[in-house]
RNA sequence: GGAUUUGAUCCUGGUCCAGGAUGAAUGCUGGCGGUGUGGAUAAGGCAUGCAAGUCGAGCGGAAUAUAUUUUGAAGAAGUUGCGAUUACAUCAAGACGACGGAUUUAUAUAUUUAGCGGCGAACGAGUUAGUAACACCCUGGUACGUACCUCGAAGACGGGGAUAGCUCGCCGAAAGGCGAGGUAAUACCCGAUAUUGUCGAAAGACGAAAGCCGCAAGGCGCUUUGAGAUCGGCCUAGGUCCGAUCAGCUAGUUGGUAAGGUAACGGCUUACCAAGGCUAUGACCGGUAGGGGAGGUGAGAGCCUGACCCCCAACGACGAGACUGAGACACGGCUCGUACUCCUACGGGAGGCAGCAGUCGAGAAUAUUCCACAAUGGACGAAAGUCUGAUGGAGCGACACCGCGUGCAGGAAGAAGGCCUUCGGGUUGUAAACUGCGGUAGUAUGGGAGGAAUGCAAAUGACUGUACCAUACGGAAAGAGGUGGGUAACUACGUGCCAGCACCAGCGGUAAUACGUAGACCUCAAGCAUUAUCCGGAUUUAUUGGGCGUAAAGAGCAUGUAGGAGGUUUCGCGCGUCUUUUGUUAAAGCCCAGGGCCUAACCCUGGAAGUGCAGGAGAUACGGCGGAACUAGAGGAGGUUAGAGGUGCAUGGAACUCACGGUGUAGGGGUGAAAUCCGUUGAUAUCGUGGGGAACACCAAAGGCGAAGGCAGUGCACUGGGACCUUCCUGACUCUGAGAUGCGAAAGCGUGGGGAGCAAAAAGGAUUAGAUACCCUUGUAGUCCACGCCCUAAACGAUGCCUGUUUGCUGUUUCGAGUAUCGACCCUCGGAGUGGCGUAGCUAACGCGUUAAACAGGCCGCCUGGGAAGUACGGCCGCAAGGCUAAAACUCAAAGGAAUAGACGGGGACUCGCACAAGCGGUGGAACAUGAGGUUUAAUUCGUCAGUAAGCGAGGAACCUUACCAAGGUUAGAAAUCUAUAAUGACAGCCGGUGGAAACAUUGGCCUUCUCACAAGGACAUUAUGGACAGGUGCUGCAUGGUUGUCGUCAGCUCGUGCUUUGAAGUGUUCCCUUAAGUGGGGUAACGAGCGCAACCCCUAUUACGCGUUACAUGUGUCGCGUGAAACUGCCCCGCCCAAAGAUGAGAAUUAUAUGUGCUGUGUAGGCAUGCAUAAUUAUCGUUUUCGGGCGGGGAGGAAGGAGGGGAUGACGUCAAAUCCGCAUGGCCCUUUGAUACCUUGGGCUACACUCGUGUUACAAUGGUCGGGACAAUGGGUUGCCAACCCGCAAGGGGGAGCUAAUCCCAUCAAACCCGGCCCCAGUUCGGAUUGGAGGCUGAAACCUGCCUCCAUGAAGCCGGAAUCGCUAGUAAUCGCAGAUCAGCCACGCUGCGGUGAAUACGUUCUCGAGUCCUGUACUCACUGCCCGUCAAGCCAAGGGAGCCGGUAAUAGGUGAAAUCUCGCUUCGGUGGGAUAAACUUAAGAUCGGUAACAUGGGCUAAGUCGUAACAAGGCACGCGUAGCGGAAGCUGUGCGUG
Repeated sequence: GGAUUUGAUCCUGGUCCAGGAUGAAUGCUGGCGGUGUGGAUAAGGCAUGCAAGUCGAGCGGAAUAUAUUUUGAAGAAGUUGCGAUUACAUCAAGACGACGGAUUUAUAUAUUUAGCGGCGAACGAGUUAGUAACACCCUGGUACGUACCUCGAAGACGGGGAUAGCUCGCCGAAAGGCGAGGUAAUACCCGAUAUUGUCGAAAGACGAAAGCCGCAAGGCGCUUUGAGAUCGGCCUAGGUCCGAUCAGCUAGUUGGUAAGGUAACGGCUUACCAAGGCUAUGACCGGUAGGGGAGGUGAGAGCCUGACCCCCAACGACGAGACUGAGACACGGCUCGUACUCCUACGGGAGGCAGCAGUCGAGAAUAUUCCACAAUGGACGAAAGUCUGAUGGAGCGACACCGCGUGCAGGAAGAAGGCCUUCGGGUUGUAAACUGCGGUAGUAUGGGAGGAAUGCAAAUGACUGUACCAUACGGAAAGAGGUGGGUAACUACGUGCCAGCACCAGCGGUAAUACGUAGACCUCAAGCAUUAUCCGGAUUUAUUGGGCGUAAAGAGCAUGUAGGAGGUUUCGCGCGUCUUUUGUUAAAGCCCAGGGCCUAACCCUGGAAGUGCAGGAGAUACGGCGGAACUAGAGGAGGUUAGAGGUGCAUGGAACUCACGGUGUAGGGGUGAAAUCCGUUGAUAUCGUGGGGAACACCAAAGGCGAAGGCAGUGCACUGGGACCUUCCUGACUCUGAGAUGCGAAAGCGUGGGGAGCAAAAAGGAUUAGAUACCCUUGUAGUCCACGCCCUAAACGAUGCCUGUUUGCUGUUUCGAGUAUCGACCCUCGGAGUGGCGUAGCUAACGCGUUAAACAGGCCGCCUGGGAAGUACGGCCGCAAGGCUAAAACUCAAAGGAAUAGACGGGGACUCGCACAAGCGGUGGAACAUGAGGUUUAAUUCGUCAGUAAGCGAGGAACCUUACCAAGGUUAGAAAUCUAUAAUGACAGCCGGUGGAAACAUUGGCCUUCUCACAAGGACAUUAUGGACAGGUGCUGCAUGGUUGUCGUCAGCUCGUGCUUUGAAGUGUUCCCUUAAGUGGGGUAACGAGCGCAACCCCUAUUACGCGUUACAUGUGUCGCGUGAAACUGCCCCGCCCAAAGAUGAGAAUUAUAUGUGCUGUGUAGGCAUGCAUAAUUAUCGUUUUCGGGCGGGGAGGAAGGAGGGGAUGACGUCAAAUCCGCAUGGCCCUUUGAUACCUUGGGCUACACUCGUGUUACAAUGGUCGGGACAAUGGGUUGCCAACCCGCAAGGGGGAGCUAAUCCCAUCAAACCCGGCCCCAGUUCGGAUUGGAGGCUGAAACCUGCCUCCAUGAAGCCGGAAUCGCUAGUAAUCGCAGAUCAGCCACGCUGCGGUGAAUACGUUCUCGAGUCCUGUACUCACUGCCCGUCAAGCCAAGGGAGCCGGUAAUAGGUGAAAUCUCGCUUCGGUGGGAUAAACUUAAGAUCGGUAACAUGGGCUAAGUCGUAACAAGGCACGCGUAGCGGAAGCUGUGCGUG
């Protein structure tokens, strides 16, 4: 900024949308690169690997290798040889043995390292569980420590005893351990020394060390100490979430003394002493949460957040503890307890991924068991170096940001296809094809950086042959959401309140730009949407920047505590405030400038900023603090004064009621009407006497008093507050007021009185469908008094208190001043109250307006959508009723205020209408006719349904009509146009035959086109087939046109311009008079105009003129036709009304002048009052004139008189009124073989237990019947009217003259009427239904189903219940005649025509309808409206709840590990006791949550039940508080409000 409350408007107010953002997730889609980022849930459990070691230049060893050296095994050439055999020869135990080198000694060098020792492991890395706290941020401080590092000073002398490793033995499955022996050090201990150091006032006392490497120089170390640097410890002002439905908390608690302890201060700990400490500026308790730099958003102020990066803190399975150390109460250290997991030989052991990867689980959801120490950094080392899941990199994920691409240029036959179409075309669209060009990703080949340089030099790259460059190849890469409005973008089809959409309002019920699909279009784009969350919009918590009369919101009223605010002058301080400066506010980030990656994101450098805090210097106006003074605020004093102010006591009259007595008699009372009730046991009425309680007529008022509630006869007593005057005193003493305290109508409660009237409850009578009500008769609490509670009201001016400022007019109460008076009244002025109207201003409007809702200041209270709900739970109060405080879940898109136009009202005023009334005649009862409903049926075709359907469409259903039903038949069709092919030359028509109910099928005969003519071709026609199409009384009157009904022939309905209003709207059009009329006049912020009214048109009544068919014998003229005249608002008289102007009079008021009188004044002057006169002005009243308007009465004239009578003519609109079956028409539907089309026959529309509407005929004597007699008008007629005449009782038949009509016919044209006769009150000489018989007519055809005639038959019916209709004059009533339709006719209908021809209207109270104005409204689909509550059904959330279960924190008791402290014993290894203490457990509670039988209220839900409470006077005005009662809304009592 927009959408959304309404018929429309303005306002209030909520909801929703458009923007930005994210550690995201989901859906569809997905080309590339760079830079970031990625376990937010279960601080859940973890397999496996790695994440903290290093130093041999501290030490003793060990191992390996090499060199030198020592030893010298097995084997062994050879020599010898006991013995055996012996001819020679040989064999052979044993011994020696070169060689050999196993083994072994020592030394040296090099490498490695289990242990001792040193340093590190307290860093780095992770996580956010806990923590509301000095944890963090910011500021300041010091009772402190600080390894490694830097600088300075001094030293390093002499001794000693152990111990691991190792060896041996032993235990154990393992983990591991025990014993013995011996050994080293930069390990440990002792002595010496002491510059400095520590303690101490001093004297004095105490306190150290280590060596290693090197040939050496020297280096690295060691000890003590001072200083520095760094890092920490502790303290500290300020800041740091929500809840008061958490208001009191606290025993080491607060302080002191002493001691202990610590690196250090300290209740840190202990003993003793005191009783303190904290808290509405929120203690304590509960919930939630790591804090900051910063991040998101926003114009800002703010609001939300605390991922990645940086700082701090805390934690390391959970709980506790200490050890070592410079540093820990220690993530990859120890001990113990607990839970869990694993191993086990069952005896015991082991473990801690919130390190990096990875796994399971839970979850909407979050990655590789990768590479490397090359760089940066860290630990150790003299160094080389080793270690480093820190880190550097790579991998995965569109998770985010940034960049690039998916080609560029040409190309109109505007291709094809798709979609739409008014069928012409449009669009997709230069888009494609096609032509040319370029070449990012990728692939291949070749080249190829930088990150790398310290250190002596050399060497050294995980990423990586990466980025990048060159060449070649290479068309491979677009989707998502949306398109009714907000909101950019529209058509077709499908669907038919279905399926579905939706952020909001909403869309969908057969023409959906809102659903689904397609095409087209819009937006963004490798993304696009959705969901979730935050900020914004939201000035919708308002500091910037809101409100409170009626929309949510002023406490019922006051007193007053804390707090907040505060008059004039002056001095001081310098706290706030202001200026300046210094320090700090880490870096990163944001912003600005510059620079580096091709650009950007990203990164680097510098600046600015960081609105804060602290220190220094300065200013002193304002605020503050302190001092002094003042009087304008406030208070006091004095005087005057009004009052239903309060409390108590006393007292008065009227009315009422009761009792008693008298009079008196039949009713009284009550109501819309009645009844219950009272009364002959004497009521009501009336008189008298007495008792009782309550309330105080007139005065009385817009009046008075009070803080509010409230207060009323009169008198007295006590008492509170106010106003005015004086300006004497005090000297800012003031205002407001959270908590608190007091008062607080009515109803109600307790105790005790009292009780006349009234009167909840209750009873009865009525009313009513019911009547738990309204009305009536009774009537108890209560109403009254005293005391004590309750504490709420529409406790209202729906308006908090105080102060100041801002035009007025006019009442009234009260006080004072002036003048005057005997005194007052009156008048003028000044206060204080209380009203009305109004200026500016304010307000959404209504309205407010010196008594503000105006303009300002101070303080308090309260509000933040509606419902749930002023309810639940908790707490406090109460005897109870209940009050005060006070939510949420859930649900709706509104709820609401003021005003506007309508509509409506059992609201008002005015007016009209055959609307009522006054009359006449009907309907409703009977029979019949006709239409409708219902029922029936194969079908009884369809439409019309209050009025505004029902003798209506239909002004003619036997067939046809005909749309319905049955059966039979046709399928390009019964009728229309075109086309292709073929056939024929005719088709048709006429006369026949066969089948058939007919349609139809088939067949015979007659006849047979034009051009051209020889034929062909063409035209035309028919048939057959095919295709375009026909056809439809099929659907939708709620898609429509046209037409019509109705309100209603009612007088209304609007517009332009102007004006008023924020606006819807208003004005005009209202008002007064008048009219049939929005007709006319007057007035008027309106002036004009339009559609309606009227008039113009037609008929009729009178008449003139013209014409003349017919009539009659001419002429004439009844008459016909045509054109005119006449009437009007005209003329005269009278009366009434209105308004304007003029004249005049009356009386009143005011002013002025003159004058008289009176008073005052010593007197004059003067002043005042009063009377009269004159003049002027003003309003009022009366009279009159004129003009104007209107109305009424009368007259003249006239045939007609006040619109002469009638017709046609129907405003804007209403009823989605009626009609798709009159016609037309959009869309939909049916039609190639069982049609919703078409043809035909028969049937049906005529049915019949009933109901209704409209009519006809009657019920009789105002009549019927018979006979005689008289008078119309409108109309119609050639397939027609039909004369005379004849036949028939008649219907009718024959007949055929005349007539295309003023000529002839219907038609002597009538009937009622008149005259005469009969009937004599009865179911009849009334009435004519019904039925039988006999006929006539129309028509192919009268069975369903026609009309007429004659004879016979002779039903109901004796004037019609409730109710209801028409009509105001040539009308009603009554009488007949004609016509349309039509072969005939169900016509008693309809439309016309004439004949005869009344009665009544006081009047507008009532019924119905209409119009205008006012009014109320919660209605606007508009009262057939709206709407309330119970009950019944379903769903939802919440509260209660016998109980059950779990969590949390604390208290008390028991038990009590490790560890520390302490006290003993000790073989010095330990061991025992005590204290503290985690954990476990017991007990009683607290608190939070889960679950639950059951009962309760609430919310929601198209069509349930009962009533009708509210909105109009809502039919009993409504509402608030309270009490009782009732199925329910509700009713009644009582007080209050007007909304």
Molecule: small-subunit ribosomal RNA
Organism: Candidatus Parcubacteria bacterium